[in-house]
RNA sequence: AGAGUUUGAUCCUAGCUCAGGAUGAACGCUGGCGACGUGGAUUAGGCAUGCAAGUCGAAUGCCGAGCUUGCUCGGCAUGGCAAACGAGGCAGUAACACGUAGGAACGAACCCUUGAGACGGGGAUAACCCAUUGAAAGAUGGAGUAAUACCCGAUAGUCCGCUCAUAUUUAUAUGAUCGGUAAAGCUUUGGCGCUUAAGGAUCGGCCUGCGGAGUAUCAGCUUGUUGGUAGGGUAAUGGCCUACCAAGGCUAUGACGCUUAGGGGAGGUGAGAGCCUGGCCCCCGCCGAUGGUACUGAGACACGGACCAUACACCUACGGGUGGCCGCAGUCGAGAAUCUUCCGCAAUGGGCGAAAGCCUGACGGAGCGACGUCGCGUGGUGGAUGAAGUCUUUCGAGGCGUAAACACCUUUUAUGAGGGAGGAAACCGAGUACUACUUUUAACGGAAAAAUAAACGGUCAUUAAAUUGAUCGGAGUAUUUUUGUUUUAAAAGUAGUGCUCGGUGUGACGUUACCUCAUGAAUAAGGGGCUGCUAAUCACGUGCCAGCAGCAGCGGUAAUACGUGAGCCCCAAGCGUUAUCCGGAAUCACUGGGCGUAAAGAGUGUGUAGGCGGUCUGAUUAGUCUUUUGUUAAAUCUUCCGGCUUAACCGGAAGCGGGCGAAAGAAACGGUCAGACUAAGAGGGUGCGAGAGGUCUGUGGAACUCAUGGUGUAGGGGUGAAAUCCGUUGAUAUCAUGGGGAACGCCGAAAGCGAAGGCAGCAGACUGGCGCACACCUGACGCUGAGACACGAAAGCCAGGGGAGAGAAUGGGAUUAGAUACCCCAGUAUUCCUGGCCCUAAACGAUGUUCUCUUGCUUUUCGGAGUAUCGACCCUCUGGGAGGCGAAGCUAACGCGUUAAGAGAACCGCCUGGGAAGUACGGCCGCAAGGUUAAAACUCAAAGGAAUAGACGGGGACUCGCACAAGCGGUGGAUCAUGUGGUUUAAUUCGAUUCUAAACGAAGAACCUCACCAGGACUUGAAAUCCAAUUGAAAGCUAGCCGAAAGGUUGGCCCUCUCACAAGGACAAUUGGACAGGUGAUGCAUGGCUGUCGUCAGUUCGUGGCUUGAGUUGUUCCCUUAAGUGGGGAAACGAACGCAACCCUUAUCGUCUGUUACAAGUGUCAGACGAGACUACCCCGGUUUUCGGGGAGGAAGCGAGGAUGACGCCAAGUCAGCAUGUCCCUUUGACGUCCUGGGCUACACACAUGAUACAAUGGUCAUUACAGCGGGUUGCGACGGGGAAACCCUGAGCUAAUCCUCCAAAGAUGGCCCUAGUUCGGAUUGAGGUCUGCAACUCGACCUCAUGAAGCUGGAAUCGCUAGUAAUCGCGGGUCAGCCAUACCGCGGUGAAUACGUUCUCAAGUCUUGUACUCACUGCCCGUCAAGCCAAGGGAGCCGGGAGUACCCAAAGUCUCUGUGGUAAAGCAGGGCCUAAGGUAAGUUCGGUAACAAGGGUUAAGUCGUUUGAUCAAACUGA
Repeated sequence: AGAGUUUGAUCCUAGCUCAGGAUGAACGCUGGCGACGUGGAUUAGGCAUGCAAGUCGAAUGCCGAGCUUGCUCGGCAUGGCAAACGAGGCAGUAACACGUAGGAACGAACCCUUGAGACGGGGAUAACCCAUUGAAAGAUGGAGUAAUACCCGAUAGUCCGCUCAUAUUUAUAUGAUCGGUAAAGCUUUGGCGCUUAAGGAUCGGCCUGCGGAGUAUCAGCUUGUUGGUAGGGUAAUGGCCUACCAAGGCUAUGACGCUUAGGGGAGGUGAGAGCCUGGCCCCCGCCGAUGGUACUGAGACACGGACCAUACACCUACGGGUGGCCGCAGUCGAGAAUCUUCCGCAAUGGGCGAAAGCCUGACGGAGCGACGUCGCGUGGUGGAUGAAGUCUUUCGAGGCGUAAACACCUUUUAUGAGGGAGGAAACCGAGUACUACUUUUAACGGAAAAAUAAACGGUCAUUAAAUUGAUCGGAGUAUUUUUGUUUUAAAAGUAGUGCUCGGUGUGACGUUACCUCAUGAAUAAGGGGCUGCUAAUCACGUGCCAGCAGCAGCGGUAAUACGUGAGCCCCAAGCGUUAUCCGGAAUCACUGGGCGUAAAGAGUGUGUAGGCGGUCUGAUUAGUCUUUUGUUAAAUCUUCCGGCUUAACCGGAAGCGGGCGAAAGAAACGGUCAGACUAAGAGGGUGCGAGAGGUCUGUGGAACUCAUGGUGUAGGGGUGAAAUCCGUUGAUAUCAUGGGGAACGCCGAAAGCGAAGGCAGCAGACUGGCGCACACCUGACGCUGAGACACGAAAGCCAGGGGAGAGAAUGGGAUUAGAUACCCCAGUAUUCCUGGCCCUAAACGAUGUUCUCUUGCUUUUCGGAGUAUCGACCCUCUGGGAGGCGAAGCUAACGCGUUAAGAGAACCGCCUGGGAAGUACGGCCGCAAGGUUAAAACUCAAAGGAAUAGACGGGGACUCGCACAAGCGGUGGAUCAUGUGGUUUAAUUCGAUUCUAAACGAAGAACCUCACCAGGACUUGAAAUCCAAUUGAAAGCUAGCCGAAAGGUUGGCCCUCUCACAAGGACAAUUGGACAGGUGAUGCAUGGCUGUCGUCAGUUCGUGGCUUGAGUUGUUCCCUUAAGUGGGGAAACGAACGCAACCCUUAUCGUCUGUUACAAGUGUCAGACGAGACUACCCCGGUUUUCGGGGAGGAAGCGAGGAUGACGCCAAGUCAGCAUGUCCCUUUGACGUCCUGGGCUACACACAUGAUACAAUGGUCAUUACAGCGGGUUGCGACGGGGAAACCCUGAGCUAAUCCUCCAAAGAUGGCCCUAGUUCGGAUUGAGGUCUGCAACUCGACCUCAUGAAGCUGGAAUCGCUAGUAAUCGCGGGUCAGCCAUACCGCGGUGAAUACGUUCUCAAGUCUUGUACUCACUGCCCGUCAAGCCAAGGGAGCCGGGAGUACCCAAAGUCUCUGUGGUAAAGCAGGGCCUAAGGUAAGUUCGGUAACAAGGGUUAAGUCGUUUGAUCAAACUGA
């Protein structure tokens, strides 16, 4: 990465199929080990049994046990915590369920931090005990008791509530007053708990944007619905709920409905984009038998809690109870299908506990399953006599195959034994380090409280003075002390953590991994395939059977395709199959498709939403771009590194990406806003112009028809030919007058106009659109266009008119096998008008609309300008429309090509294999007819487009042929001969069957032949080769016997050669063994040979050119020819097989030879060699050249005949002429071989080929003339003789130009016959003979006599022949003993007629055209009917499910009300609202089933026709 499959082949389009990967798989065959994963996808079906949630005595009461008598253990109950986790499942859910990104109005037990607190009281109750009751589950009553159970009071704040004030921004914050709400203790004295408030962590509730299924055959939905106010409710926002008010809300960007579905991380696949999936693991959600409900609680409306209802199951004493494996195991059921009622809490995690510990089907492990992935092994080396065996064979050999055996080696695995990690961390003690806290001390800082000076100064007293004392100030200061505190340091202690040491000691797995030793190749290979795709082939068996198959397709006697064997290929403990997904598939196309003819442009326009949009400037930024940042769990994925021996697996690190959010920036593009521009897109204006554009009214002539009248007479009309029909009551024809309806000749065209459908006499009125010129105005006003609306040929429908002609239906006449058709005569609807519907067409240019660009030539139509002209024409340029041819380009090709199918842009519509089917159902529209929208089941491997080569055509053009025509003679009628079919038979041997079998194989069936039948025989054989043994004879001849013969048997004769003998050999026989033999099958296994088209002129190749290709050119075209014969031209140039020529015979001449002929000599003759003819010469036509026509000369003007048969066709014929592959028969009994007899010769019949005739152009008798080809020694056989003849006797001559066959006949001459079943004709039959042969009965030929049939020229039809021909006459030969030969092959004699011509029949050729044919028109193919099967739709009905609506009833329960109760409650009794289930009713939707009827599909050979295609079609319209 592609491949197979449509065709005779090709290109294209298009579908189907395959190769790859994957899986929670299953099934088939097989199966050694390990590691890691994985395993109820179906019935969210039912479940026995065990376990899966408990724990706390350090909250409390009681009971019990043990004893060590104050300890331990156990139980019940209260209480606390947990049980809302973990585990399971995916039913429901299309949703804020999930994912992602955000948000505000919330809660929280356990955990952490911080502050404050824990005071004083009280009454119960379970267990227990007693009693009652019940089958049980259980229930009730009484007494009495504890708490961390419960209650009351106190206190309290930053808690809660009301009110007020202030601040700012809705609402919050702060402050104030008032009111309200707390608590529990236990203890091993270390601590653990309790209450309240705030914060944190984490978990949860709520809201929002965006994202991800299908369906429009679901188009409108909604009443608590949307919003507001108030209230209730909640932890909290909110119609969440209630009352009132308003009337909103959602929807084509898909509301509402229906179907399906847990979502994501991720997984599979893919290059990617995508597509598919959601199992294991992780996150989220939901569920717990089904439905409803609340309680407890921090948390539930609760899987292993409660109540009620329902279904199911179980127990029962019938009164009543119990239960919920979608926990782990396990069981039943259903199913293609999915495991152990295992071990352990050792690890990890969870609950409780202070802890020890207890619990833990979470989990860790083991078990089962090849379910998957990964790894290992089933041995290694040597070993040729290439063993045996098996398979094949060309019989030589080759393959399995170094494979085995055998020798040496190894031991992974296996088995046995022994050793042996890690998973173990905890705990206790000690030490050490760090951290935190506490205490003490010290220091520092500042603070508070307490205590408290002095210097100094004043005053007083004192002193003689000094001094002393008191007091005041200084000063409550310095200072001191104490208290608390900050920081630091030290010490001590406590706790935690890390490390070290010591101690104790915990493993389900586990007989662990791993290691060592021993034994011994010992224990271990299959599955699928082998026609192509697709790697790998032979033999046998089978015989369209059995079977295979993924697709194409294999199988009908040589099967590489079925089955088996051998070999080979692929993978390997697996291999295949099935199912599903992706890929391949560019086969839904974003990446990355298309629409003229293959599927596909709406019938046409106007226009809404939407999409897209001219030039310039400014502003802005939700699109867009850049940068930064948050998030996007882990696992997964990628890379690197590491751990299990490796790998799978696991661990660590890094990486990856898109999305969403936030912030900052940019302004090209796009958007938005604003302004401006215009000979530019669009529109308007002015001036011209053309036109079957539309509507209405009026009017005209021709034709037709009707009526009346005139003239006129027998037909008219119609057809391929006729008839129906009209006409003597006067048609047709013709003239006149009048009426009626419809359509408009010429002009008229490849023309014009219109959006399309469509539009045509003329005139008028009204009216739409278009083109050109000018460059005056507006200033992007544009393009497209889902829905929508309008128009829309013909036919058709409704109502009313009208109705000449035409004319569905219908009637009649023809045609025909039929003719419900084509043709003819009539003819209703319709066609016309008015009004209203219908809404479809091959509504086509099979080509959507708009804009831009891209060489041209030419025609036509409508305008304009220039030049010119008096003017017009002409000429040049320019704009719009309509055609033809064509550059580039495009296209599968055809073709298109400025009017694109070219190059681009915008928008819309449509397609995705064929059929079913433009159908069913549903919706919408319609009066109906019907239209529109529009499937599926099922079925096929094709359906299709364009082009190519053939073949064919009741297509065309041209040409040719004894093809027709023109002639002559036949066949078909009769008899016979021969052949065939059929029938018969013991057998009638076999083959040949349109032309191209049938007087053919067969140029010779009495036996033989011979293959057939009946019977009798033989088995190495009747014949061949070889080997071995034996014999030397055998064989043969002869005689006898048996026999139908073959054959058997007996006797006699003979009894070999080489060689001295033996041995050996030759030869022969017998026996045995290899083998023979077969006219047995297959001509559809073959060779060879042959027929036919056809002696027709065709069939091809090389190189080159063209084409994507098949193919084509050459080979077509023009002239010509018998001819693809020749010439010319031409993208062809050459060539081959055919044609022609070369060969033979014959016609003329010459030369040579001369057996024979003949009397010689010669050459009528024979043979050999050669000449001659080449359209050479002349005339005419013609392209002046092949060629054609004519003429002359010449024996002859492509002279006549033969041989010669291209490429091919018919699976034509032949295996029985021969050869030959394969198959078949053949050892006591033949499909071989021999023999006797029979048959191939039959005979109601039919056909074919011939002979002889039917007579007078004849028959018969007599006489008489002229050939050629041949044959002959097992032969031809003369002369002579015999016989009436066949023939016989004799046997000359001849191995042949010598002799014989050998008299040719028709013809000629003469006689008779006289038109008749004959003097025609000779069949048939009788008798007598001859010959061949072993033998003429079946079954020969010939001779003679007699007999004397049919037949008087032949229906439909059909055959041969164009000149020495037809016709007619005889002669010879082969085969052969003879002959059924009238056949066949030859030979000569006599010897015509006709051809205008190519319309028709048949056949052939060339070119062209159409084709749906290619087995090729004997093709292909359609529909009804009949039969079987299949699926789907309709269907009176019947049954079931879903979702609702209305009403009834209403459990449990929340809320609430009343009564009772009481301090308040609880409780009790009753009521109300709501409500599950249930019931009733009318509908809706989905499904199942069904009488019946209709259509569809499918099936090897049924019936009827033959539409259609080779131009279709014709009522009308249209192409």
Predicted 3D model of a 1519-nucleotide RNA (small-subunit ribosomal RNA) from an uncultured Candidatus Saccharibacteria bacterium. The RNAcentral record of the sequence draws on SILVA.